Background:
This is a predicted structure of a 76-nucleotide RNA (transfer RNA) from a bacterium. Rfam family: tRNA. The family's RNA type in Rfam is transfer RNA. Its family is annotated with triplet codon-amino acid adaptor activity in the Gene Ontology. Its mean pLDDT, the model's own confidence on a scale to 100, is 81.
RNA sequence: GCCCGCUUAGCUCAGUUGGUAGAGCAGAAGACUCUUAAUCUUUUGGUCGCAGGUUCGAGUCCUGCAGCGGGUACCA
Numbered sequence: 001g002c003c004c005g006c007u008u009a010g011c012u013c014a015g016u017u018g019g020u021a022g023a024g025c026a027g028a029a030g031a032c033u034c035u036u037a038a039u040c041u042u043u044u045g046g047u048c049g050c051a052g053g054u055u056c057g058a059g060u061c062c063u064g065c066a067g068c069g070g071g072u073a074c075c076a
Base pairs, nucleotide, nucleotide: 001072002071003070004069005068006067007066010025011024012023013022019056027043028042029041030040031039049065050064051063052062053061
């Protein structure tokens, strides 16, 4: 350099055929009692990597860029 995959909540990850973004953990509040804790209930939290395009409508399709991971070629 080229090719492939990934990027979604603080973390780890789902997200169907393009049609109102979710779970677990963590955080907050409350309940309970065996009290540095566990359990239960409720709940906060999102520019969906960035910029464009297509579309009535994009996390999802297309283009470019960035970051991460992997494969491969060349030079020395």